This is a predicted structure of a 73-nucleotide RNA (transfer RNA) from Anoplopoma fimbria. The sequence is in RNAcentral, with records from ENA. Its mean pLDDT, the model's own confidence on a scale to 100, is 83. It is recorded under the gene name trnT-ugu.

[in-house]
RNA sequence: GCAACAGUAGCUCAGAUGUGAGAGCGUCGGUCUUGUAAGCCGAAGGUCGGAGGUUAGAUUCUUCCCUGUUGCU
Numbered sequence: 001g002c003a004a005c006a007g008u009a010g011c012u013c014a015g016a017u018g019u020g021a022g023a024g025c026g027u028c029g030g031u032c033u034u035g036u037a038a039g040c041c042g043a044a045g046g047u048c049g050g051a052g053g054u055u056a057g058a059u060u061c062u063u064c065c066c067u068g069u070u071g072c073u
Base pairs, nucleotide, nucleotide: 001072002071003070004069005068006067007066010025011024012023013022027043028042029041030040031039049065050064051063052062053061
């Protein structure tokens, strides 16, 4: 330098245009226990990497840029 894949909650990820953005783990609170952990209940936490385009509608399709991983030279 070229190509492919990925970027969504603190972490790992789901979400193949349809109107409220989710799960597990973690964090916090409660319950339980002599106490801790586990279990159970609840809560907080997100400009869906950035900017355009298409669409009645975009996390989703598309273009460019940024970042990372892998391969090739």